[in-house]
Context: one part of a larger RNA
């Protein structure tokens, strides 16, 4: 020097991306305990005192049991005592505050991600009337020895208060006059053979029959078409000008659209400019918290604003701690080095 441990003057996060890591803190009894809350909880909140051993004495007093036998638990208290220290070792929660996100236990990338993903109860929307829908690979099966309070699929995701607006597009649902349009059906027409007729030939016309082909017309559903439907897929504006200081524009014009973003929220897990501004906090704060609102480019079940209670969850702050540091030192144990 390297690993594993143990201590450590004064300071106490000044390390550092971040208190990572390590230290505190820890049991039992009493005492005490805020916001807030869905009244269950937060809450072992926070903060504080007791703790050995001896004696009164295994007392009081409970259990057990047919028992005043017996055995098990077992305070409170007075008294005495020792040690630096009585949960004397060992096991053995640090706390507290603000905010985001997800309501909550739960589930996950076997072996770099546990999480704000997933799931979830609840909420809704559609199919589905039973030989159900849907699933599998014909069948048998399953759904189901169930029967719209069941069963499928889709979206959201406790709960609270709510969930604007637009149906032009695209689905889907419903309609049937019309237009389009399939196989089919009927068949007008053409062609190919051929009997047999004309012609000297060449060669032409050609019935019936068979063959091939084949126009109008008839002819469904879908699709034009017409309506309905957003907790379907989706979408939810520009310019100008206007008030008796200035500023702004409740108000006025105009153009566009299927309708022009409601409520709520907002420099956000969304904000470019951006360390916006301002106000807390600190000497000193590109994070954080409170506000404003110029939302580059929130926004309402791809939910929206909250929200107690939970979280190996993410950012900020406080106190306690403490070799993370100033800065660094000393020991042990294994190595490494020397010698052999």
């Nucleotide at each position: 020097c390297g690993c594993u441990u143990g201590c450590u003057c004064a300071g106490g996060a000044a390390c550092u991306a971040g208190g990572c890591a390590c230290a505190u803190u820890a049991g039992u009894c009493c005492c005490g305990u805020a916001a807030c809350u869905u009244c269950g909880g937060g809450a072992g909140a926070a903060g504080g005192g007791a703790c050995g051993c001896c004696g009164c004495a295994g007392u009081a007093g409970g259990g057990u049991u047919u028992a005043u036998a017996g055995c098990c638990c077992g305070a409170a208290g007075c008294g005495g005592u020792c040690g630096c220290a009585g949960c004397g070792a060992a096991u053995c929660g640090c706390g507290c505050u603000c905010u985001g996100c997800a309501a909550c236990u739960g589930u996950u990338u076997a072996a770099c991600a546990a999480a704000a993903a997933c799931a979830c109860a609840g909420c809704u929307c559609u199919c589905u009337g039973c030989a159900a829908a849907g699933u599998c690979g014909a069948a048998u099966a399953c759904g189901a020895c169930g029967u719209a309070u069941a069963g499928g699929g889709g979206g959201u995701g406790a709960c609270a208060c709510c969930u604007g607006c637009c149906c032009g597009g695209u689905g889907c649902c419903g309609g049937a006059a019309g237009g389009u349009u399939a196989a089919a059906g009927c068949a007008a027409g053409g062609g190919c053979u051929c009997a047999g007729c004309c012609g000297c030939a060449a060669g032409g016309c050609g019935a019936a029959g068979g063959c091939c082909u084949g126009a109008a017309c008839u002819g469904a559903a879908g699709c034009c078409c017409c309506g309905g439907u957003g907790a379907a897929c989706g979408g939810c504006g520009g310019c100008c000008g206007u008030a008796a200081c200035u500023a702004u524009a409740a108000c006025g014009g105009u153009c566009c659209u299927a309708a022009g973003g409601u409520a709520g929220c907002g420099a956000a897990a969304u904000u470019c400019c951006u360390u916006g501004u301002c106000g807390g906090g600190u000497a000193a704060g590109u994070u954080c918290c409170g506000a404003c609102c110029u939302g580059c480019a929130c926004g309402a079940a791809u939910g929206g604003u909250g929200g107690a209670a939970u979280g190996a969850u993410a950012g900020a702050g406080c106190g306690a701690c403490u070799g993370u540091c100033u800065u660094g030192g000393c020991a042990a144990g294994c190595g490494g080095c020397u010698c052999g």